[in-house]
RNA sequence: GGGCACGUAGCUCAACGGCGGAGCAGAGUCCUUAUAAGGCUAAGGUUCUGGGUUCGACCCCCAGCGUGCCCA
Numbered sequence: 001g002g003g004c005a006c007g008u009a010g011c012u013c014a015a016c017g018g019c020g021g022a023g024c025a026g027a028g029u030c031c032u033u034a035u036a037a038g039g040c041u042a043a044g045g046u047u048c049u050g051g052g053u054u055c056g057a058c059c060c061c062c063a064g065c066g067u068g069c070c071c072a
Base pairs, nucleotide, nucleotide: 001071002070003069004068005067006066007065010024011023012022013021018055027041028040029039030038048064049063050062051061052060
């Protein structure tokens, strides 16, 4: 320098173009003499950035940024 893949909650991952969810972690609470385990509840998001297409974009298109892999 060229090519490919990925970027969503603190972490690991979902989400036909039609209101962004789950598990784990953390918080509160129940249970217990107490702890652990277990049950319940709520919270937690500028979907990497900027544009474009569309009635409507996490999803499609363009440019950039970052990470990983391959080639040179």